[in-house]
Context: one part of a larger RNA
Parts: sequence; C1' cells; structure tokens
RNA sequence: GGCCUAUGGUGGAUGCCUUGGCGCAAAGUGCCGAUGAAGGACGUGGGACACUGCGAUAAGCCUCGGGUAGCCGUGUACAGGUGUUGAUCCGAGGAUUUCCGAAUGGGGAAACCCGACAGAGGCGAACCUCUGUCAUCCUAUUGUUGAACACAUAGACUUUAGGAGGGGCACUCAGGGAACUGAAACAUCUUAGUACCUGAAGGAAAAGAAAUCAACGAGAUUCCCUUAGUAGUGGCGAGCGAACGGGGAACAGCCCAAACCGCAGAUGCUUGCAUCUGCGGGGUUGUAGGACCAGUAGAAUGGAGUGGACCGGCUAGUAGAAUGGUGUGGGAAAGCCUACCAAAGAGGGUGAUAGUCCCGUAUACGAAAGCUGGAAAGCCCUGACUGUGUUCCUGAGUACCGCCGGACCCGUGUAAUCCGGUGGGAAUCUGGGGAGACCACUCUCCAAGGCUAAAUACACUUUGCGACCGAUAGUGAACAAGUACCGUGAGGGAAAGGUGAAAAGCACCCCGGUGAGGGGAGUGAAAUAGAACCUGAAACCAUAGGCCU
Repeated sequence: GGCCUAUGGUGGAUGCCUUGGCGCAAAGUGCCGAUGAAGGACGUGGGACACUGCGAUAAGCCUCGGGUAGCCGUGUACAGGUGUUGAUCCGAGGAUUUCCGAAUGGGGAAACCCGACAGAGGCGAACCUCUGUCAUCCUAUUGUUGAACACAUAGACUUUAGGAGGGGCACUCAGGGAACUGAAACAUCUUAGUACCUGAAGGAAAAGAAAUCAACGAGAUUCCCUUAGUAGUGGCGAGCGAACGGGGAACAGCCCAAACCGCAGAUGCUUGCAUCUGCGGGGUUGUAGGACCAGUAGAAUGGAGUGGACCGGCUAGUAGAAUGGUGUGGGAAAGCCUACCAAAGAGGGUGAUAGUCCCGUAUACGAAAGCUGGAAAGCCCUGACUGUGUUCCUGAGUACCGCCGGACCCGUGUAAUCCGGUGGGAAUCUGGGGAGACCACUCUCCAAGGCUAAAUACACUUUGCGACCGAUAGUGAACAAGUACCGUGAGGGAAAGGUGAAAAGCACCCCGGUGAGGGGAGUGAAAUAGAACCUGAAACCAUAGGCCU
C1' cells in the first nucleotide's frame, strides 16, 4: 500500500408518515368604491422579533344569538390578570377605523409639507391643538351680469341637487393587431383575428323576436350532440372548413317613430292662420297593419311592476345506541373468554390494530339578527272586436349603383349575402328586400328605431370523491414564501418537513477556558430516540484484526 472482516465517523438515499397541494362532481354565491375601495405605510401587547388580528376606543369596544369551564392568537415560556353576576370562543348586526392610495383644499421625491373659512379649547387678534368644509368634470337648477347687434341670444360668474372618477383572478363585448412557426426554401396562404395593447360592462356579458330559412314546410336568440372533416375553399400546396336537416338544454315576448286628435310655448306676418318645438292620447303590422269613418263591448286577459303573508336555504349550533374480564407488553385498541348496539361496522383520534373510550357517523332537530330562493292576498299598469275604402301613415343621404377594402367555408372567382371608405343616389303598398352572377315565373319576408329572463362562460364558497402526489414529488411556496436573496428597473426567485406516547428536553458530580465538547448519574420501552434528534443506503474517512506484497 492493496483486499477482507468487524466497529465507528461523515452523508442523507430509502422505507414509513402528512399539516400541503392537484383534479373532478354537485349545490350555492358573485361585483367593490367620494358613507373614501382594492392595495399599502406606520403603529398597536407587561416585556414583543416575525406572522396573525386590530386602528390613538388599536390581539380590541357595544348589542343580539349560540355555547360552557376555562381563558388572556401562533412560534413560547414567565410575570400579572380574568371567568357560573357565564368569560375565552363561534355567528349576525353596529361603533371606532391614524397616514398614503381615484386621493379630491394647495403642493409633493406615496405614507410627508403648507393652507383658507366657520366653530371649540388653552386667561389668548397673532401661537398651538381639535372638529367640519374647501379638487375637477358632466347633467339639471338658482341668481347676477352680458357681446357681435336695438331687444335678445351666445358667453362669464354664481346657488343648490344628483352623478362620474379608481379597483376586480378568470370569464364577455368592442377598437387596434404581430412574429417566430407550417408550407420540409419562400412571397399569396398558415400561425391567427391567436399573443399583446386599449376601451367598456356585468354577475354574467353578448345575441335575440325574421326585409330568416326553406321549397312538404318551419317559425326569436343562446348552448350541447350530430349532420361532417361532408359541401366547399385552397401557390386546388400546406391547410382552412360551413349550412340545411335531425336530437337535446332552456323557452317569452314586447315597446317606440309616423299618420290622426288635444294642450302649451315660440316664430312669421296679412291678427287668425301657417310652421316649428315640447308634452299627453293614439298606434306598432306582412294570408299587410294602422290612422280616418261607421258600429259592438266596456272587463276578461296579461305584466319582465309593487307588495310581501307563508314555505324553504345559507350564515353559529343541538340530541345521538351499545363491554367487561383475563393476559403479554412501557403502553392494549392485539390474543383468549364473555356480552351488547346497529336507520349508526363512513372516517379520524386515543401509549400497537377500538362498532360499544373520545370526536363523530345513521337519524332527528335548531335562529334574536343578516342574506337569499319561491310565493298568496292587496295595490298599480295594460287593454277586446267587426265592417267599408276615394284619402293619409308605416324609420332617406337610407336602399341601391361605380371604385376600393373587410367579414362570411368562399384567397375576385360565375360571387350572391353582410360591413366600412369614397363618388353618385331611389320607390312609398299598383311599394320594397331575398331565394348564390343576371332575367322571368313562383315562393317568402317587411330594412334603414329600441328593449328582453332562462338554458351558456368564469371565479369563489361549501360538501363529497380520487387505479392523483407524498417533501428533488405535489402549487414557486406542507416551514416567517412571492419570504430570503439577486437586479437601477421591468423583473427573477430559492433552500428549508419528522425527538418521544408524554418534555418526562438530562437535577447533581467530574474534565475543560465560569467554553465547545465529553464522561458518570438520572428520565424513558428505547438516548447508536439528546434537540446537528424516526429509519439511516452509497460514495468518502478512520480504528482494530486477518491475509498478501
């Protein structure tokens, strides 16, 4: 020095565990904000570092309800308090709620500085403190003024009232809108109307009651399955990709504009007409409807209004059956003997594996207060029908056309349909649109105004479940985690779980630097379970012995 054996050290794999995650299902809930949000800063405890809670009333104050013997949050003990006159705790409602932040009296390098006015306090005109008000914009409104231009109007200033502003994971709609990529290169194309930016809204949003489809006829919208990877489209490449129809979920239909009538006001002038504006009635349709005219009826119906008796649900909770012995062991819930309950033998805990020890489970109950679903009466609103046809009305810079773009399965194509830009520019029911160039016939519908629940999307909460993970896994995060740390910043972003049944966490003695560490003693079933703590692999390092050189 090598190999082997044994015993250790180091190290933290493996096994076991789970406080934490992940996913699915069902049900429920869904906006917050000038009454100052979301999010923060700073404080707040007897001493108080971090987290949690709270706000100068500061781990809290009040009321109501639940609940019962302990409690003063966690890491974490001490001191001192508190509670059957019911605390702590749980639920509902209220009070307080510094400063910053839309931040809004002005300023500002967020959490700071400086004001004005009114009132109050300190013997107080000045100084200090406290309370309240004071931003901007929009709409309506009050008053004072007031041009071009005489009256007036615009405008200016002003009073009062209401509203807005900002935030929100994902979901929704709209305005903008890529590239890598694919096409085995690349330009049309694709990726994709995706990512991303912006605006707006809500608990959903959007869409929605046919100028739709069809070709027998159907009868708003949305979502799912299918039709169907079909018809199509496509450097006919890569790819993209419907609809009709069928089956389900859910179902709901309405209101204006106009004609006509009435009222009020304004303007014009021929002074009793015309026009305009506002309001009320009327009216809302396509086998056309309505107005006008003539007649019948005068309340059924409907309401997406109000209302809230009553019945449920949520936000605390309550009751809840039934075993003893023996015996091994540190410990019984194991073994053996014996009994009982079961609408309860789901699950978890307890010193090993418990139906009958504890929490629970089956089952049956429960709310002063708040929220929420359904919902009766009542109130309020709405308002039915017939006939005739000379007349009137039925959404205009609209439809449509040319040119240029965009959306549609549809890339200009035979390119209809829908939308936009630009230039032209109708008809008025004997009217107009569509049925994929266009024309005819036939069928069908009524644009150029508006509203509309549900079925749908997403998030959260609760409950349940898992041939989901088990600490290099599962969330980045089972631990003071979006923490420490890095970066000027946008931003990036960890590692880190396990003594024991119970701290019983080693009194006392000895060595040592009043150390570190160790040896005794003691606890414990175990201390090679001693906090660098379950198990404790390997690499690596030692010690002892053996063999070889």
A computed fold for a 549-nucleotide part of an RNA from a soil metagenome, annotated as large-subunit ribosomal RNA, domain I.